[in-house]
RNA sequence: GCCAAGGUAGCUCAGGGGAAGAGCAGGGCAUUCGUAAUGCUCAGGCCGAGAGUUCGAAUCUCUCCCUUGGCU
Numbered sequence: 001g002c003c004a005a006g007g008u009a010g011c012u013c014a015g016g017g018g019a020a021g022a023g024c025a026g027g028g029c030a031u032u033c034g035u036a037a038u039g040c041u042c043a044g045g046c047c048g049a050g051a052g053u054u055c056g057a058a059u060c061u062c063u064c065c066c067u068u069g070g071c072u
Stems, first nucleotide, its partner, number of pairs: 001071007010024004018055001026042005048064005
């Protein structure tokens, strides 16, 4: 330099046009003599950046940035 995959909550990942969810982690409550476990509940993300298409974009298009793998 070229090709491919990826970037979404603190972490690991779903979601692929009608506007974002799960598990773990965190706070609270219940349970227990107490802790753990368990159950209920709360909070946490303008979806890597910018532009375009669209009534509507995390999702489609373009350009950049970053990560991983392959080729040279």
Notes: A computed fold for a 72-nucleotide RNA from a Candidatus Omnitrophota bacterium, annotated as transfer RNA. The sequence is in RNAcentral, with records from ENA. Lineage of the source: Bacteria > Pseudomonadati > Candidatus Omnitrophota. Its Rfam family is "tRNA". Rfam classes the family as a transfer RNA.